This is a predicted structure of a 136-nucleotide RNA (SAM riboswitch aptamer (S box leader)) from Paenibacillus xerothermodurans.
The sequence is in RNAcentral, with records from Rfam and Ribocentre.
Rfam family: SAM riboswitch aptamer (S box leader). Rfam links the family to the GO term regulation of gene expression.
NCBI's taxonomy places the organism under Bacteria, Bacillati, Bacillota, Caryophanales, Paenibacillus.
RNA sequence: CUCUUAUCAAGAGCAGGUGGAGGGACUAGCCCGAUGACACCCGGCAACCGACAGACCUUAUGCAGCGCAGCAGCGCGAAGUAAGGAACGCACGGUGCUAAUUCUUGCGGAAGCGAUGCGCUUCUGAGAGAUGAGAG
Numbered sequence: 001c002u003c004u005u006a007u008c009a010a011g012a013g014c015a016g017g018u019g020g021a022g023g024g025a026c027u028a029g030c031c032c033g034a035u036g037a038c039a040c041c042c043g044g045c046a047a048c049c050g051a052c053a054g055a056c057c058u059u060a061u062g063c064a065g066c067g068c069a070g071c072a073g074c075g076c077g078a079a080g081u082a083a084g085g086a087a088c089g090c091a092c093g094g095u096g097c098u099a100a101u102u103c104u105u106g107c108g109g110a111a112g113c114g115a116u117g118c119g120c121u122u123c124u125g126a127g128a129g130a131u132g133a134g135a136g
Stems, first nucleotide, its partner, number of pairs: 001136008013042001016041003022032003026106001028104002043098003048094003052089001056085006065076004102128001107125008
């Protein structure tokens, strides 16, 4: 950098520190910002991946026991054992996030309204973007 997949309406510092002017990806808006943004550190939030733990579920096996059978044997089978899965949890490790719904919007569809072939509102699909995990 590309591809696949999941998520993106909740949450997180009104006196923390450094620093010092732009920042919110891009477009058009609209906002944040010297009463100090953005960034970095600390703090915090969440819980995607790994670890741990795990009610419970599935399969196999199965001492005892029960049933069938004249025998051999067959079936069921709490507990236990093995393998696999797993809600809830934790926050140890790897990320992530920490103004505004991904701040709104950019392409398309539906409904409503006003008016005529345009505009507004709401809903919705896609696109773009962000983050995790996996692959190249």